[in-house]
A computed fold for a 164-nucleotide RNA from Planotetraspora silvatica, annotated as FMN riboswitch aptamer (RFN element). Model confidence (mean pLDDT): 78 of 100. It was read from a public genome assembly, where an Rfam model found it.
RNA sequence: AAGCGUGCUCCGGGGUCGGUGUAAUUCCGAACCGGCGGUGACACUCGCGAUCUCCACUGGAGGCCGACGGGUGGCAGUCCGCGACCCGGCCGAAGCCAUCGGCCGGUGGACCUGGUGAGACUCCAGGACCGACGGUGAAAGUCCGGAUGGGAGGAAGCGCGCGA
Repeated sequence: AAGCGUGCUCCGGGGUCGGUGUAAUUCCGAACCGGCGGUGACACUCGCGAUCUCCACUGGAGGCCGACGGGUGGCAGUCCGCGACCCGGCCGAAGCCAUCGGCCGGUGGACCUGGUGAGACUCCAGGACCGACGGUGAAAGUCCGGAUGGGAGGAAGCGCGCGA
C1' cells in the first nucleotide's frame, strides 16, 4: 500500500402550455420524473481451446474465433429483494390518552407485442402501465407539510485502529 474494522460527512428527480370553471401546477388534452442492492447474451483483461498467416522454425511473432474458466467494471420505475410511507404489538422513572423514540412484526404499485439470437421480463423497436400519508377555494408521482427528519445501501470525502 491493498485489505479489514470503526467514527463522522455526503448521496432523489419531476408541472410547463392550453381547455373548462367562481375556484384546479389537483380535473381534461398534451408535458415531465424514476432511491438502493442483485440479476447480462455487455466491456476490458488473464488463462484455456480451436483455427489461420508469417519468420531467421526443437522455436517464436501476429490475426481471428469461442453456449469454456478466473478477475475487474457494469445493465431494469414494471423481475428478485431492500428502504421510504402506512398499520400493529412490546418497552420508554405510578396510571390513562396523545406525541416522540427504541425494538419486533405486518402491509405494500405497475408490461405487453415484435426483433436479434442457442438463450432476453434487463438488449433493440413500438405501444402500455405505476407512483405513501396529511393539506388544499376542486380530486396531486410533479404544489405545500411532517422533513434542517428518517433511510436502504454506496464508499465519493475526511479521520482513527489493525495491517507487509